[in-house]
């Protein structure tokens, strides 16, 4: 040095251009003599920058971090 892939909540997936969701966690309440479990509610994310589009987690470009491969 090339060339492919992944990058979303704390954790481990989804979302193929129109309000970003689940599952597990964590906090608060309810319920119980306690505790667990159950229920009701919070909690918090699209890797950075452009660009295209009325509208971009999604298309296209750069790049940065991880991984495979080729040299």
């Nucleotide at each position: 040095g090339c060339g492919g892939g992944u990058g979303u909540a704390g954790c481990u997936c989804a979302a193929u251009g129109g309000c970003a969701g689940a599952g597990c966690g964590u906090c608060g309440g309810c319920u119980u003599c306690c505790c667990a479990a159950g229920c009701c509610g919070a909690u918090a994310a699209c890797g950075u920058g452009g660009g295209u589009u009325c509208g971009a987690u999604u298309c296209c470009c750069a790049u940065c971090a991880c991984c495979c491969g080729c040299u």

The RNA shown here (transfer RNA) has 71 nucleotides and comes from a Bacillota bacterium. The organism belongs to Bacillota, within Bacteria. The coordinates come from a structure-prediction model, not an experiment, and the mean pLDDT is 81. Its Rfam family is "tRNA". Rfam classes the family as a transfer RNA. The sequence was found in a public genome assembly.